The prediction has a mean pLDDT of 82. Transfer RNA from an uncultured Candidatus Saccharibacteria bacterium, 73 nucleotides, folded computationally. It was read from a public genome assembly. Its Rfam family is "tRNA". Rfam links the family to the GO term triplet codon-amino acid adaptor activity.
[in-house]
RNA sequence: CAGGGUGUAGCGCAGUUGGUAGCGCGCAGCGUUCGGGACGCUGAGGUCGCGGGUUCAAGUCCCGCCACCCUGA
Numbered sequence: 001c002a003g004g005g006u007g008u009a010g011c012g013c014a015g016u017u018g019g020u021a022g023c024g025c026g027c028a029g030c031g032u033u034c035g036g037g038a039c040g041c042u043g044a045g046g047u048c049g050c051g052g053g054u055u056c057a058a059g060u061c062c063c064g065c066c067a068c069c070c071u072g073a
Stems, first nucleotide, its partner, number of pairs: 001072007010025004019056001027043005049065005
């Protein structure tokens, strides 16, 4: 330099044909317990990598850029 892939909650990941952003772990509170763990219930936590475009509507489609990974030169 060229091609491909990935980027979504603290961590690991889903998100279909564009139509309310979710799951597990973790965290907080409560219940249970002599206490803890385990278990159960409830809850908080998101500029969906950044900036534009299309659309009534974008995590999803289009363009540019950034970071990381793989391959090639």